[in-house]
Context: one part of a larger RNA
RNA sequence: CUGGGUGUAAAGGGAGCGUAGGCGGGGGAAUAAGUUGAAUGUUAAAACUAUCGGCUCAACCGAUAGCAGCGUUCAAAACUAUUUCUCUUGAGUGGAGUAGAGGUAAGCGGAAUUCCUAGUGUAGCGGUGAAAUGCGUAGAUAUUAGGAGGAACACCAGUGGCGAAGGCGGUUUACUGGGCUCUAACUGACGCUGAGGCUCGAAAGCGUGGGUAGCAAACAGGAUUAGAUACCCUGGUAGUCCACGCUGUAAACGAUGAUUACUAGGUGUGGGGAGGUCAAACUUUCCGUGCCGGAGUUAACACAAUAAGUAAUCCACCUGGGGAGUACGACCGCAAGGUUGAAACUC
Numbered sequence: 001c002u003g004g005g006u007g008u009a010a011a012g013g014g015a016g017c018g019u020a021g022g023c024g025g026g027g028g029a030a031u032a033a034g035u036u037g038a039a040u041g042u043u044a045a046a047a048c049u050a051u052c053g054g055c056u057c058a059a060c061c062g063a064u065a066g067c068a069g070c071g072u073u074c075a076a077a078a079c080u081a082u083u084u085c086u087c088u089u090g091a092g093u094g095g096a097g098u099a100g101a102g103g104u105a106a107g108c109g110g111a112a113u114u115c116c117u118a119g120u121g122u123a124g125c126g127g128u129g130a131a132a133u134g135c136g137u138a139g140a141u142a143u144u145a146g147g148a149g150g151a152a153c154a155c156c157a158g159u160g161g162c163g164a165a166g167g168c169g170g171u172u173u174a175c176u177g178g179g180c181u182c183u184a185a186c187u188g189a190c191g192c193u194g195a196g197g198c199u200c201g202a203a204a205g206c207g208u209g210g211g212u213a214g215c216a217a218a219c220a221g222g223a224u225u226a227g228a229u230a231c232c233c234u235g236g237u238a239g240u241c242c243a244c245g246c247u248g249u250a251a252a253c254g255a256u257g258a259u260u261a262c263u264a265g266g267u268g269u270g271g272g273g274a275g276g277u278c279a280a281a282c283u284u285u286c287c288g289u290g291c292c293g294g295a296g297u298u299a300a301c302a303c304a305a306u307a308a309g310u311a312a313u314c315c316a317c318c319u320g321g322g323g324a325g326u327a328c329g330a331c332c333g334c335a336a337g338g339u340u341g342a343a344a345c346u347c
Stems, first nucleotide, its partner, number of pairs: 003319004007301002012315001014200004021193003025087007033080002035076009048066007090190001091187003094183005102176007109153001114148007124135002161168002205246006214240002219235004257314006265292011296303002320347003329340004
């Protein structure tokens, strides 16, 4: 390299948009680049392969033929391609509806924790396996009233919903993205994938400025213990929150790339449409989301119309374990570090 693979053995890029490229629906016409056939030229000789012959065989020697490549000419027009005309089922637009924690910004709300002030009230509170550190007669804990401030939104809540992924949950308003259903007016293949590229991307972390109620790395103390740089307890700073910028990684998981078509069933659930009805029930259909289960697949486990089944197109990735996601170089970053990514050696 080929082959074979990528749910769990090595292997799907964290996700999207999209450039080049690759691949691409039905019908008609033209061309003849690919393709196919025929003829011809050339491919020195030798060698090679096949057949035949000569040395008693063989090696060896000789004869004839040959594959394949390239060029030229003629022909064919099914397929691919190109040009052109056309179609509507792929794709999109319009119209009518519809569900939703989809996104951004601003406002508002109640419960709770903490703190402050005042009242009542008195000796404990807190904490644990048991304790102690800690708090409290300078009046705590408890309780009542008032106030401050920050963060998170109980119940509803659901293998429920929305989003490309990360993710999204009090409530109102404004702005805004996408989906689905019905319709069939319009465009007429406008499609799929996508190396590079660009954008988004949990938590932690970083920069500047704010904020800080609770929680809480670090740290301190108390315990435990042989020790205890831990688990338990009392405190507690970064951080967690906001604005702007950076970082670009996760078991970023369904450990399962995207798109399209096809292939028994059963049973839930969310959102539309049609029939039916006063309304339901019920029937049917489309989209989403679960569970179970045949064929088939699988090393097995299992997957099974949301495939890991049967096929097609495109991208990414794998090729024994360790060394190592390390070294070196390059690029990116304020740094932390990230991306790319070996070898010696060893088993």
Small-subunit ribosomal RNA, central domain from an uncultured Oscillospiraceae bacterium, 347 nucleotides, folded computationally. The prediction has a mean pLDDT of 87. The RNAcentral record of the full RNA draws on ENA and SILVA.